Molecule: TPP riboswitch aptamer (THI element)
Organism: Weissella paramesenteroides
RNA sequence: AAUCAUCGUCUGGGGUGCUGAAAGGCUGAGAAUAUACCCAUGAACCUGAUGUCGGUAAUACGAUCGAAGGAAGUGCGAUAUUUGACUGUG
Numbered sequence: 001a002a003u004c005a006u007c008g009u010c011u012g013g014g015g016u017g018c019u020g021a022a023a024g025g026c027u028g029a030g031a032a033u034a035u036a037c038c039c040a041u042g043a044a045c046c047u048g049a050u051g052u053c054g055g056u057a058a059u060a061c062g063a064u065c066g067a068a069g070g071a072a073g074u075g076c077g078a079u080a081u082u083u084g085a086c087u088g089u090g
Stems, first nucleotide, its partner, number of pairs: 001082003005079005010073001011040004017026003045070003051064004
């Protein structure tokens, strides 16, 4: 000096479904307040979508759609790595 990466911090973005009389149960990082969780140039999330196939008590439950379209910071600091220069030692 540069940056694939990791961590921290500030700011910003996002989702909160199905079932049940309720309590609760299911999947998940998270199912509305959680001192939360996830994400920030794209595998958070939204549209297509009352989509298609499979499965379930049921659901975006799983896959596909998806090299699709949109979507919030070229933020700061540290670590690490690489390259170059200088100095010292062998």